[in-house]
RNA sequence: CAGGUCGGAACGUACUCCGCAGUGGGGAACAACCCAGCGAAAGUUGGGCUAAUUCCGCAUCCGCUCUUAGGAGGAAAGCGGGGGACCCGAAAGGGCCUCGCGCUGUGGAAGCGGCCGAUCUCCGAUUAGCUUGUUGGUGGGGUAACGGCCCACCAAGGCGACGAUCGGUAGCGGGUCUGAGAGGACGACCCGCCACACUGGGACUGAGACACGGCCCAGACUCCUACGGGAGGCAGCAGUGGGGAAUUUUGGACAAUGGGCGAAAGCCUGAUCCAGCCAUUCCGCGUGGGUGAAGAAGGCCUUCGGGUUGUAAAGCCCUUUCGGCCGGAAAGAAAUCGCUCGGGUGAAUAAUCCGAGUGGAUGACGGUACCGGAAGAAGAAGCACCGGCUAACUACGUGCCAGCAGCCGCGGUAAUACGUAGGGUGCAAGCGUUAAUCGGAAUUACUGGGCGUAAAGCGUGCGCAGGCGGUUUCGUAAGACAGAUGUGAAAGCCCCGAGCUUAACUUGGGAAUUGCGUUUGUGACUGCGAGGCUUGAGUGCGGCAGAGGGGGGUGGAAUUCCACGUGUAGCAGUGAAAUGCGUAGAGAUGUGGAGGAACACCGAUGGCGAAGGCAGCCCCCUGGGCCGCCACUGACGCUCAUGCACGAAAGCGUGGGGAGCAAACAGGAUUAGAUACCCUGGUAGUCCACGCCCUAAACUAUGCCAACUAGUUGUUGGGGAAGGAGACUUCCUUAGUAACGAAGCUAACGCGUGAAGUUGGCCGCCUGGGGAGUACGGUCGCAAGAUUAAAACUCAAAGGAAUUGACGGGGACCCGCACAAGCGGUGGAUGAUGUGGAUUAAUUCGAUGCAACGCGAAAAACCUUACCUACCCUUGACAUGCCAGGAACCCUGGUGAGAGCUAGGGGUGCCCGAAAGGGAGCCUGGACACAGGUGCUGCAUGGCUGUCGUCGGCUCGUGUCGUGAGAUGUUGGGUUAAGUCCCGCAACGAGCGCAACCCUUGUCGCUAAUUGCCAUCUUUUGGUUGGGCACUUUAGCGAGACUGCCGGUGACAAACCGGAGGAAGGUGGGGAUGACGUCAAGUCCUCAUGGCCCUUAUGGGUAGGGCUUCACACGUCAUACAAUGGACGGUACAGAGGGCUGCCAAGGGGCGACCCGGAGCCAAUCCCGAAAAGCCGUUCGUAGUCCGGAUUGCAGUCUGCAACUCGACCGCAUGAAGUCGGAAUCGCUAGUAAUCGCAGAUCAGCAUGCUGCGGUGAAUACGUUCCCGGGUCUUGUACACACCGCCCGUCACACCAUGGGAGUGGGGUUCACCAGAAGUAGGUAGCCUAACCGCAAGGGGGGCGCUUACCACGGUGAGCUUCAUGACUGGGGUGAAGUCGAAACAAGGUA
Repeated sequence: CAGGUCGGAACGUACUCCGCAGUGGGGAACAACCCAGCGAAAGUUGGGCUAAUUCCGCAUCCGCUCUUAGGAGGAAAGCGGGGGACCCGAAAGGGCCUCGCGCUGUGGAAGCGGCCGAUCUCCGAUUAGCUUGUUGGUGGGGUAACGGCCCACCAAGGCGACGAUCGGUAGCGGGUCUGAGAGGACGACCCGCCACACUGGGACUGAGACACGGCCCAGACUCCUACGGGAGGCAGCAGUGGGGAAUUUUGGACAAUGGGCGAAAGCCUGAUCCAGCCAUUCCGCGUGGGUGAAGAAGGCCUUCGGGUUGUAAAGCCCUUUCGGCCGGAAAGAAAUCGCUCGGGUGAAUAAUCCGAGUGGAUGACGGUACCGGAAGAAGAAGCACCGGCUAACUACGUGCCAGCAGCCGCGGUAAUACGUAGGGUGCAAGCGUUAAUCGGAAUUACUGGGCGUAAAGCGUGCGCAGGCGGUUUCGUAAGACAGAUGUGAAAGCCCCGAGCUUAACUUGGGAAUUGCGUUUGUGACUGCGAGGCUUGAGUGCGGCAGAGGGGGGUGGAAUUCCACGUGUAGCAGUGAAAUGCGUAGAGAUGUGGAGGAACACCGAUGGCGAAGGCAGCCCCCUGGGCCGCCACUGACGCUCAUGCACGAAAGCGUGGGGAGCAAACAGGAUUAGAUACCCUGGUAGUCCACGCCCUAAACUAUGCCAACUAGUUGUUGGGGAAGGAGACUUCCUUAGUAACGAAGCUAACGCGUGAAGUUGGCCGCCUGGGGAGUACGGUCGCAAGAUUAAAACUCAAAGGAAUUGACGGGGACCCGCACAAGCGGUGGAUGAUGUGGAUUAAUUCGAUGCAACGCGAAAAACCUUACCUACCCUUGACAUGCCAGGAACCCUGGUGAGAGCUAGGGGUGCCCGAAAGGGAGCCUGGACACAGGUGCUGCAUGGCUGUCGUCGGCUCGUGUCGUGAGAUGUUGGGUUAAGUCCCGCAACGAGCGCAACCCUUGUCGCUAAUUGCCAUCUUUUGGUUGGGCACUUUAGCGAGACUGCCGGUGACAAACCGGAGGAAGGUGGGGAUGACGUCAAGUCCUCAUGGCCCUUAUGGGUAGGGCUUCACACGUCAUACAAUGGACGGUACAGAGGGCUGCCAAGGGGCGACCCGGAGCCAAUCCCGAAAAGCCGUUCGUAGUCCGGAUUGCAGUCUGCAACUCGACCGCAUGAAGUCGGAAUCGCUAGUAAUCGCAGAUCAGCAUGCUGCGGUGAAUACGUUCCCGGGUCUUGUACACACCGCCCGUCACACCAUGGGAGUGGGGUUCACCAGAAGUAGGUAGCCUAACCGCAAGGGGGGCGCUUACCACGGUGAGCUUCAUGACUGGGGUGAAGUCGAAACAAGGUA
């Protein structure tokens, strides 16, 4: 500028309507046309003729305009129809009358338009100042009209934090979408207004334009051209190209509605009405209905039974919308027009107008809507989804791949999440996706939020503007409230109707339009004006406390330094040291002196101050506070954007000062390093004066003011009352300062009259994390820097409080062979064995910190055996089913390494049946279903097992507390081996664990008495026999031990300590027994099992080899290194087991392993069988030995089909290392360790291993500081895969966005200057010129040209601004397993 709404005065208006008054009389030109030229064209020039509702005068003009109020000025155009008398005229034709349409002047109306005002209308202050025609005046000009609209002069104003100016963006409204509303977003279609018409400028004409389809000029572009010159403007309807994710036919008709012109007929109308294209939207309809179980087939799944698709299909019976075919067939169209009648006008039966009747015509759509008919289920279903949100699940494929994904997140071999299929769910001629808006989001909070710790109170005060404001009276009526009224266009929304079969849609009426204006009223409340009041606020008076502030003076202690004295070897420092100081005399000590800084005790959660902050004592100046009584002022108040002032420490400037301390720096340590922590030094600085800086975890993380709302206790300052002789005590009150706490609040923690409670006023601040309090810009600063303060990009979180765990180089308590105290070992040697590694054709596989490693394996020569090589088999070594043959079975050959292949012979059983034959069982052959797999997955599983740990815990019901997670119980005081028990307790009970019940061992009793036993009796070399069952023993049943008793301690408890008795005493010893759970612990090679894989092989058979390798490393053991021993000789005493494919006696042989032998024994009977250490005696004498026995040689024995690879043992010979074991590390608390032998399982044979058994038989434990593990309580936590956790920064690499950057290239804008087209206005000396005037000359007037002013495009220069780009550079973000350290989280190892 514009728009919405409401108002206004100084205007215009063609057409339309209503008034009034006119319409008289003359003149002139120019087109068309003709003639002659120019030009390629567009076009144009000259000459000539002519009409008009063309143009120009004259007359008149009530209204109109001007005015000096006398006056002056200013119009017009005719055309058509009809006509009786009368008039002119020779006639033609006129006059005249009349009707209609026009024309002129003027007034009014409606509608339309121009102008003015108020109010409202996006974002940015990192745009704060803008403005010179600017603001106003006077006088002019100009316009239809007001006005700086323009001009001259005068004045210096005008606008702005209520956001001017500038920048960015945008047509505005009715309305549309959304929303409960308030709002938010938008402004397609339709309606109103505005703006624009290739870009920029300009005027002309006209009622109206500065004009989309007019003109002129300039510019860009396109086209034509004969190169001279011309033409053009689809943001009209179609259509083309381009751009784009994307948007239609170069259709029909004026039949209807409407518009323009016309008297009319009519013409024009890409307005409009129709048709075409598009599922783009809205609405309606269809793709069939009924019946139909053998639950068909097929598909999919399956636990193989079945389930599902599914009444779905088929079949049977119906219906026929829509579509296709045939036929019929509208409404939209009655006006205009003709005729007739009635009425108006008129002299009129003309003409014309109105009304009624009547007649004929008119359809683009379109043979369309609609109707009828025949046929026939016939032609008509897709899309998305199915992990949760969110309705809907399975299979296969794939294997962190391919892919999905709105968010969370799926996919690494069993994917309801990927792909496909079956099934299902939701919508449906649509369905999904993408983009966008609102909602949910109270997540910008007006309605309707917050700020102690989550984001958020300015570091503090003073205070202008602003906001808010005690009590009372009167007035007023701006706000407010009420009534009336105007307006709030139509459409839309809403309600009630109507029309298309319905609906969408169209249409009638109503309501609404929350607003604005005018007016009337009210006077409570707010405001305003005037007057009072005293309670808010302030002043005076009398007191009080105080590290409040500024200045000056002064004091003692201590540190350091200096001088001197005494005195001698250290001092200082640390975890330990060293650097440092000291024989040139330190440190220590004494005396004297110098200098600076800070003020012990008092001292306190105490005092003061607005905050920062303030501390020896004295003086001067000065601010504030509190208390008390009375007096005074009379709302003077509260808060406070901008502003001003103050503002710790560090830092800066100038000048002083400098004792101590101490960044930087140096040295010494520590360390992997140590630019740190520790130590020795040490400069700025710390101190003073003046001037800056202006920030802090400037924190009570809590703005200021006021009011209200339980208490208790302490303390500081003041006042009062009571008691007391006093010291003092008690109570009340007020101002502070602390602790607890009711109601209430809070997410919780917590706050709680000093609020974070309940309210009011004002200010500041917040809106996910990171980027970032950073960049750019501005302001301030000497600088350091401060302040104001983004965006791109990136993440799905970041954060608060509390809970349960876990963890801590946190705390408290307790336990354990955990340490300590002891004894014996391992680590060194040799060997055995297992493992790793290496090797190999194979060295099968598994187990891998504790909790793998003499483990699976309680026996690898073959077998085992799973591995390798070679040779073989293919329904198979094994199971079930079918068919055929044969009994089964036994014997003998050939060949081969064997498996096997092959030949021959013998032989007939059991059951039924008379027989034929059949059956069971076994063998052989055949075909197919299938077998088979020590193949994979222990991270698909069952079962079993290890481990924490035989640790004492783990839970539940009800109740209670908490918003909740959860807590309580289970914590606490004691006690225990024990969550064992007692007491207490908002808990009361209960379960799984503990204990007990079980086995064994220790004592006794009873019963029983063979193979055991033997006191008495008998026989005797022997319990050998008789006899016996007392004893021992055996094996069955019982008893016994329970803190039961006593004393003490304890809490009158539980319990503990001591004692008695007892075989045993406080769990008597040992075993079995292993809570909830943890380790995706171990095992698919015990077994079972899902899935996958192999099927003439990953299955099966055989032979040979391998698992037995060997530079090396580790684990577990054996034997030793010797004299507490070795060797030899003699001699004594077990327990528990085993034995017929067995143990094997006596006797004999062999040095021996062993052999011969054969008695006994199915075992309390016989055998293995000798126990060994021990004891007695002899020897060895500290030596690599009379220790030690490896290794090797020879000769043997045994087992076995077979000892070569690869067994054990025996004899002789050989005689290695090793002289007690580094760092480190293991076991054990009593019949234990240590030591000694024995037996068994496995087993043909083969233990130094394993599992048991007994013999001999110790030492030590002060104690819980430390190491390890565990338990309970508590504390911190940024951990929860839980500290083997989490996590920070540099560097390196990749990518992304961004800042700086010498500059470079565009855009915008301002200023100055140049230039000036067209046009308008002014001027005009050149040229031209019909009407009017004049007889004429000429005049008047006009035009062209020239010129002046304004001005578009254009040009030059200088600034400002914005965008893009830029070598290089800064930081930032993101990224997988990178590098270096280890900053934070626990006391995070230096809080």
Molecule: small-subunit ribosomal RNA
Organism: metagenome